Transfer RNA from Kapaibacterium sp. (SeqCode), 73 nucleotides, folded computationally.
The RNAcentral record of the sequence draws on ENA.

RNA sequence: GGGCCCUUAGCUCAACUGGGAGAGCGCCAGAUUUGCAUUCUGGAGGUUAACGGUUCGAUCCCGUUAGGGUCCA
Numbered sequence: 001g002g003g004c005c006c007u008u009a010g011c012u013c014a015a016c017u018g019g020g021a022g023a024g025c026g027c028c029a030g031a032u033u034u035g036c037a038u039u040c041u042g043g044a045g046g047u048u049a050a051c052g053g054u055u056c057g058a059u060c061c062c063g064u065u066a067g068g069g070u071c072c073a
Stems, first nucleotide, its partner, number of pairs: 001072007010025004019056001027043005049065005
């Protein structure tokens, strides 16, 4: 320098060929306990890496950029 893949909650990851953004762990509150832990219930937390384009509508499609991984040189 070139090819390919990845980027979504604090962490690990879903979202089934475009239409309601979610799970587990973690965090907070409540119940349970003398107290802690466990268990149960509820809640908070996201500009879907950034910018632009296509579309009535984009995590999803297209382009560029940034970061990471891998292969070739």
Taxonomically the source falls in Kapaibacterium (SeqCode) (Bacteria, Pseudomonadati, Bacteroidota, Kapaibacteriaceae (SeqCode)). Its Rfam family is "tRNA". About the family: Transfer RNA (tRNA) molecules are approximately 80 nucleotides in length. Its mean pLDDT, the model's own confidence on a scale to 100, is 81.